[in-house]
Description: This is a predicted structure of a 379-nucleotide RNA (Bacterial RNase P class A) from Rhizomicrobium sp. NCBI's taxonomy places the organism under Bacteria, Pseudomonadati, Micropepsales, Micropepsaceae, Rhizomicrobium. Its mean pLDDT, the model's own confidence on a scale to 100, is 77. A source record names the gene rnpB. Rfam family: Bacterial RNase P class A. From the family's description: Ribonuclease P (RNase P) is a ubiquitous endoribonuclease, found in archaea, bacteria and eukarya as well as chloroplasts and mitochondria. Its best characterised activity is the generation of mature 5'-ends of tRNAs by cleaving the 5'-leader elements of precursor-tRNAs. Cellular RNase Ps are ribonucleoproteins. RNA from bacterial RNase Ps retains its catalytic activity in the absence of the protein subunit, i.e. it is a ribozyme. Isolated eukaryotic and archaeal RNase P RNA has not been shown to retain its catalytic function, but is still essential for the catalytic activity of the holoenzyme. Although the archaeal and eukaryotic holoenzyme s have a much greater protein content than the bacterial ones, the RNA cores from all the three lineages are homologous -- helices corresponding to P1, P2, P3, P4, and P10/11 are common to all cellular RNase P RNAs. Yet, there is considerable sequence variation, particularly among the eukaryotic RNAs. Identified in Yersinia as Ysr151/RnpB. Gene Ontology terms of the family: dimeric ribonuclease P complex, tRNA processing and ribonuclease P activity. It is annotated as a ribozyme. The RNAcentral record of the sequence draws on ENA.
């Protein structure tokens, strides 16, 4: 100095003027006024996970179904998150990426292309040693006709998977021997199976030995194995509590008609049904609580490779109504365009709490800090 790799921070300052809202205080009969003080985010988003809370079922435990999870070890209140390993890929490297359990319980499936997609297979092609045919050519033998032999091409019955070609994938892979021509046919390497010493809590790594290679792929089909889950969700959910309507208790009135029921029937007499006042209960509008001290922030130390944990000290830090957290001025900052320049113009990422909490994922102008890598230069 260029090009990257990681891991974390910031994400507009100050100061004035005007406003909004939460809590404290004073004044006031109230309405309000007033002072002090607090007032978005690294994602407050998506609502995708996992918990805290609150109600509902539910005796305990176990199966099945359905959902989810899926190398190991560990953190964690939990987890699909995070850390540290492993194996696998990728990069010169720092580092990155991976839904990464079982395909010898079954069962299904591999379009399209292709000769052949699982005990497959012969399109090109590559042999002619063995058999058998025609041709053709040498020798040999016969007067001749033929005849024996030897050698080349080509059928055909055959023999081979080495090369081409097809596909995502073609039944191990180089390389040497062998063969007619090839092949694990042999042989070494490598790969792969099995076995096993030794390491490692493990995932797993592997000296050494044996097998010539059988056991292709898909489990983000279906299954199968392990482990995990009851259900709704702050409009949960307590709790005070109006008119008006109905309900029930007690009491008053009942003049007049009438109806039911009833003392066996008639007179007579209760009683409902009717009003009116009192009091309960229960649920609506309304209100308060839920509602922020909490798996809290910050520093220090220590323990741990880390996630994290523990101990001290230390701070209180938005809580609300269909929702306050804003606007203007002025200087400074940073980008953008123009100017040699002094300066001018323009602008200020993504985005905004509503029960809280740890996580993922997305979204983000610009910029800083640290560690590490590569490559070129200088000493």
């Nucleotide at each position: 100095u260029c090009a990257g790799a990681u891991g974390g921070c910031c994400g507009g300052a100050u100061g004035g003027c005007c406003g909004c809202u939460g809590g404290g205080g004073g004044c006031g009969a109230a309405a309000g006024c007033u002072c002090c003080u607090g007032g978005a985010g690294g994602a407050a988003a998506g609502u995708c996970c996992g918990g805290g809370c609150u109600c509902c079922a539910c005796g305990g435990a176990g199966a099945u179904a359905c959902g989810g999870u899926g190398c190991c070890g560990g953190a964690u209140a939990a987890c699909g998150u995070c850390c540290g390993g492993c194996g696998g890929g990728g990069g010169c490297g720092a580092c990155c990426c991976c839904a990464g359990g079982g395909a010898c319980a079954g069962c299904g499936c591999c379009a399209c292309a292709g000769a052949g997609a699982a005990g497959a297979g012969a399109c090109c092609g590559c042999c002619a040693a063995a058999c058998g045919g025609c041709u053709c050519g040498g020798g040999c033998u016969u007067u001749g006709c033929g005849g024996c032999u030897c050698g080349a091409a080509c059928c055909g019955c055959g023999g081979c998977a080495a090369g081409g070609g097809u596909g995502a994938a073609a039944c191990g892979g180089u390389g040497c021997g062998g063969u007619a021509a090839g092949a694990g046919c042999g042989c070494a390497c490598c790969g792969c199976g099995c076995g096993c010493a030794c390491g490692g809590c493990a995932a797993c790594g592997g000296a050494c030995g044996c097998g010539g290679c059988a056991c292709g792929g898909c489990a983000a089909g279906c299954c199968c194995c392990a482990c995990c889950g009851g259900g709704a969700g702050c409009a949960a959910g307590a709790c005070c509590a109006a008119a008006u309507a109905g309900g029930g208790a007690u009491g008053g009135c009942g003049a007049a008609u009438g109806a039911c029921c009833u003392g066996u029937u008639u007179c007579c007499g209760g009683g409902u049904c009717g009003u009116c006042a009192u009091c309960c209960g229960g649920g609506u509008a309304g209100g308060u609580c839920g509602c922020g001290c909490g798996a809290g922030g910050c520093g220090u130390u220590c323990g741990g490779c880390g996630a994290c944990g523990a101990a001290c000290g230390u701070c209180c830090c938005a809580g609300a109504g269909g929702a306050a957290u804003g606007g203007c001025c002025a200087u400074c900052u940073c980008c953008c365009g123009g100017g040699c320049a002094a300066c001018c113009g323009g602008g200020a990422a993504c985005a905004g709490a509503a029960c809280c909490c740890g996580g993922c994922u997305u979204a983000c102008a610009g910029g800083c800090c640290a560690u590490c890598u590569g490559a070129c230069g200088c000493u």